This is a predicted structure of a 73-nucleotide RNA (transfer RNA) from an Armatimonadota bacterium. It matches the Rfam family "tRNA". Lineage of the source: Bacteria > Bacillati > Armatimonadota.

[in-house]
RNA sequence: GGGCCCAUAGCUCAAGGGUCAGAGCAGCCCGCUCAUAACGGGUUGGUUGCAGGUUCGAAUCCUGUUGGGCCCA
Numbered sequence: 001g002g003g004c005c006c007a008u009a010g011c012u013c014a015a016g017g018g019u020c021a022g023a024g025c026a027g028c029c030c031g032c033u034c035a036u037a038a039c040g041g042g043u044u045g046g047u048u049g050c051a052g053g054u055u056c057g058a059a060u061c062c063u064g065u066u067g068g069g070c071c072c073a
Stems, first nucleotide, its partner, number of pairs: 001072007010025004018056001027043005049065005
């Protein structure tokens, strides 16, 4: 220098161009218990890496860019 993959909640990950972007864990509150853990119920948490474009509508498609990983030179 070239090619490919990844980036979504605090963490690990889902999400056919359209309903409010969800799940588990974690956090908070409550129940249960002598108490703790486990278990059960409720609840909080997101400009979908960034900037543009296409579209009536973008996490999703296109371009650029940043960071990480792999391969080639």